[in-house]
Context: one part of a larger RNA
C1' cells in the first nucleotide's frame, strides 16, 4: 500500500445498495415458523341463509330441519424427508475433480393393458368408569379411495420347465343416442380427476473407485473380522455388510498408527504473477438439531417444530404422575471489544394441499435500526480592501499574518422543511363469448382467441411542479526525519511522546496548550487481522 462480518476513541447532514453474535453447539419466558383436501367417509360442535314452530317488545329470541352456503372434533389422502437455521463433530471416498455400476425412485410426461364381484371391522356419536391433570379403560352402533379374501392378469416374480402365483376405488360434473321405467331418472353413455399392473423416460437418490485435500517423527511400528478364499444370510444393491468354516496375511519412511487443528468447494482477500491468507455474505456438498441410544411410518428420514429408551435441566403436580426442547423469524438472559424489530404483506417470486375458489407459507418480498462497507450528493456561487475588528508574530513601522476570509452587494435552491399531483412492479388465475377436439350430443370438460372485470405489503413511495430563505447541515488526524505542514508560550531527563531513528536536565519546530499550516473528508485516526 490494498483489504476487513471488525471493535475502540471523537465526530457526524441526505440518499441508494449491500451487510451485522466471529464469543456460550450456553439457557430460553412470548407470538408467530406445516398445512390442506367435504370433488375419499360417516356426520354437524359452531356460523349463516331459508323454512316451520313458540313468546311477543313485529324484529328480536328460542325450538326443529344436514335440505343449503359450510365445517370443529374423527377416519381416510397427500405433504410434515422440501423450504429455513448451525458448523458441534468429521483429516473421511466428507469435499473436489474425473470416471464406473450391482441399484431404487412418491408427484411428473408420453404409450400399453386393466378397474369385476364379496366380506369383517374401527375411529366418531352415544352410555357408563378412572384420573387433579396428562390422559386412559369397557359396553353397544356406524362409514369410506382404511382393512381383507375371491375372479381375472401378462412383456412381472417363482420354476423341476410340466406349472404355480400376485392387482385395483372410486368421486364429483354433464346428457338421453340405445334399454328399462317413464318426463325426468339410472343399472345405460359420455368427458374430466382418480385407481391398479408391466416396461421405457425424466428428476432425485444410494454404491464403488483413481487423483488431490492441514500439521507434529520430542507419534515408528499398527492390525483377528484384522486380509483373501468358499458357503450362507442380509440389503433396492456390489461387498467380512454380518455369520460359519477355511488360510495366514493386510498397512507402513512415497510417513501406517496415533497426537493436534479444521466442516470441504466455488469463491473472496492480496500480489505483475507464481504463490500467500481465507471459506462470512451468494451458490453446490456434507453434517446436527439439549445429550447418548434405536427403530417405526414411508418412494424418500434412521425424521430441527414425530415416536420410544435411557441422561442433565426446567416447569406442572391432589406427590399416584406429567409436560418440554428457538443451531426456524422476532426476542430474552448470559458470555463477550462486538451485530438489529416481540414490525407490514401474501401484492410479486416459489413451495405444500385442492378440480378450483381459496387456504397455509417469520421462505420470500418490504419496511425500521446500526456511517459496519461500497457509491452518490449537499454544507453555497460571484463580486467584494475602510485589507475592519479581534487572534497571533514582531526587527514595534503607515510591519507581517488569519485574509476576499468576514461585514456589504448580487444571485441559486441540490438535500432537508412546506403544499399538490402521481407511477411501474399486475401477468393472471377465475367470468364472459367465439372457435377447435372429445362425444349420441349443440351438456360437460379440455386447448386457442377475443372481451369486461377484480387483485398493491412496500405507499400516497419513487417521481413531477410549486412556496420560502444562505438559511438547517464539519470534522478528525497531524506538523523532528522517515512524511505533505512552524512559530510562540508554558515545563525544565519533571510532567510527558515515541511506528523506528529517539526528544525532554532554562531559548524543546518532537512534551502540554495558542496561533499558523498540511492531509483527509461525514467521516478521520488508533488497535486487531491478512498479503
Nucleotide at each position: 500500500g490494498a483489504u476487513u462480518g471488525a471493535a475502540c476513541g471523537c465526530u457526524g447532514g441526505c440518499g441508494g445498495u449491500a451487510u451485522g453474535c466471529u464469543u456460550a453447539a450456553c439457557a430460553c419466558a412470548u407470538g408467530c415458523a406445516a398445512g390442506u383436501c367435504g370433488a375419499a367417509c360417516g356426520g354437524a360442535a359452531a356460523c349463516g341463509a331459508u323454512g316451520u314452530u313458540a313468546g311477543c317488545u313485529u324484529g328480536c329470541u328460542a325450538a326443529c330441519a344436514g335440505g343449503c352456503g359450510u365445517c370443529g372434533a374423527g377416519u381416510g389422502g397427500c405433504g410434515g424427508a422440501c423450504g429455513g437455521g448451525u458448523g458441534a463433530g468429521u483429516a473421511a471416498c466428507g469435499c473436489g475433480u474425473a470416471g464406473g455400476a450391482a441399484u431404487c425412485u412418491g408427484c411428473c410426461a408420453a404409450g400399453u393393458a386393466g378397474u369385476g364381484g364379496g366380506g369383517g371391522a374401527u375411529a366418531g356419536c352415544c352410555c357408563g368408569g378412572a384420573g387433579a391433570a396428562a390422559u386412559c379403560c369397557g359396553g353397544a352402533u356406524u362409514a369410506a379411495u382404511a382393512c381383507c379374501g375371491c375372479a381375472u392378469a401378462a412383456u412381472c416374480u417363482c420354476u423341476a420347465c410340466g406349472g404355480a402365483g400376485u392387482a385395483a376405488a372410486g368421486a364429483g360434473g354433464g346428457c338421453c343416442u340405445c334399454u328399462a321405467u317413464u318426463u325426468a331418472u339410472a343399472a345405460g353413455c359420455u368427458a374430466u380427476c382418480g385407481c391398479a399392473g408391466a416396461a421405457g423416460g425424466a428428476u432425485g437418490a444410494u454404491c464403488c473407485c483413481g487423483c488431490g485435500u492441514c500439521u507434529c517423527a520430542u507419534u515408528a511400528g499398527c492390525u483377528a473380522g484384522u486380509u483373501g478364499g468358499u458357503g450362507u444370510g442380509g440389503u433396492a444393491a456390489a461387498g467380512g455388510c454380518a455369520c460359519a468354516c477355511c488360510a495366514a496375511g493386510g498397512c507402513a519412511a512415497c510417513g501406517a498408527u496415533g497426537g493436534g487443528u479444521a466442516g470441504c468447494c466455488g469463491g473472496c482477500c492480496u500480489g505483475a504473477g507464481a504463490g500467500g491468507g481465507u471459506g462470512u455474505c451468494c451458490g453446490g456438498c456434507c453434517u446436527c438439531a439439549c445429550u447418548g441410544g434405536g427403530a417405526c411410518u414411508g418412494a424418500g428420514a434412521u425424521a430441527c417444530g414425530g415416536c420410544c429408551c435411557a441422561g442433565a435441566c426446567u416447569c406442572c403436580u391432589a406427590c399416584g404422575g406429567g409436560a418440554g426442547g428457538c443451531a426456524g423469524c422476532a426476542g430474552u438472559c448470559g458470555a463477550g471489544a462486538a451485530g438489529c424489530u416481540u414490525c407490514g404483506g401474501c401484492a410479486a417470486u416459489g413451495g405444500g394441499g385442492g378440480a378450483a375458489a381459496c387456504c397455509c407459507u417469520g421462505a420470500c418480498c418490504g419496511a425500521g435500526c446500526g456511517a459496519c462497507g461500497c457509491c452518490g450528493c449537499g454544507u453555497g456561487a460571484g463580486u467584494g480592501a475602510u485589507g475592519a475588528a479581534g487572534g497571533c508574530c514582531c526587527u514595534a513601522g503607515u510591519g507581517g499574518u488569519c485574509g476576499u476570509a468576514a461585514a456589504g452587494c448580487u444571485c441559486u435552491g441540490u438535500c432537508a422543511g412546506a403544499a399538490g399531483g402521481g407511477a411501474a412492479u399486475a401477468a393472471a388465475u377465475g367470468c364472459c363469448u367465439g372457435u377447435a377436439g372429445u362425444u349420441a350430443a349443440u351438456a360437460c370438460c379440455u386447448g386457442c382467441a377475443g372481451g369486461a372485470g377484480u387483485u398493491g405489503a412496500a405507499g400516497g413511495u419513487a417521481c413531477c411542479u410549486u412556496c420560502a430563505g444562505a438559511g438547517g447541515a464539519a470534522g478528525c488526524a497531524c506538523c523532528g526525519g522517515c512524511u505533505a505542514a512552524c512559530u510562540c508560550c508554558g515545563u525544565g531527563c519533571c510532567a510527558g511522546c515515541a511506528g523506528c531513528c529517539g526528544c525532554g536536565g532554562u531559548a524543546a519546530u518532537a512534551c502540554g496548550g495558542a496561533g499558523g499550516g498540511u492531509g483527509c473528508a461525514a467521516g478521520c485516526g488508533u488497535u486487531a487481522a491478512u498479503c
Molecule: small-subunit ribosomal RNA, 5' domain
Organism: uncultured bacterium